Transfer RNA from a Campylobacteraceae bacterium, 77 nucleotides, folded computationally. Its Rfam family is "tRNA". About the family: Transfer RNA (tRNA) molecules are approximately 80 nucleotides in length. The family's RNA type in Rfam is transfer RNA. The sequence was found in a public genome assembly. The organism belongs to Campylobacteraceae, within Bacteria.

RNA sequence: GCACUCAUAGCUCAGCUGGAUAGAGCAACGGUUUGCGGUACCGUAGGUCAGGGGUUCGAAUCCCUUUGAGUGUACCA
Numbered sequence: 001g002c003a004c005u006c007a008u009a010g011c012u013c014a015g016c017u018g019g020a021u022a023g024a025g026c027a028a029c030g031g032u033u034u035g036c037g038g039u040a041c042c043g044u045a046g047g048u049c050a051g052g053g054g055u056u057c058g059a060a061u062c063c064c065u066u067u068g069a070g071u072g073u074a075c076c077a
Stems, first nucleotide, its partner, number of pairs: 001073007010026004019057001028044005050066005
């Protein structure tokens, strides 16, 4: 250089054949419980679905492009 895969909450990950308000666990915060802490239980908050553009009535999902990460491969030395 070329090809392929991936990017969703602070972390790890779901999200089906494009369908209405994008979810879970852990973590954080608050509460109950406890002599205190932890555990347990209840609740709350947290998202530019990597950026941009396009297709569509409708995009996390399809297409193009950029960025970043990974894998394979070619060339030079």
Its mean pLDDT, the model's own confidence on a scale to 100, is 82.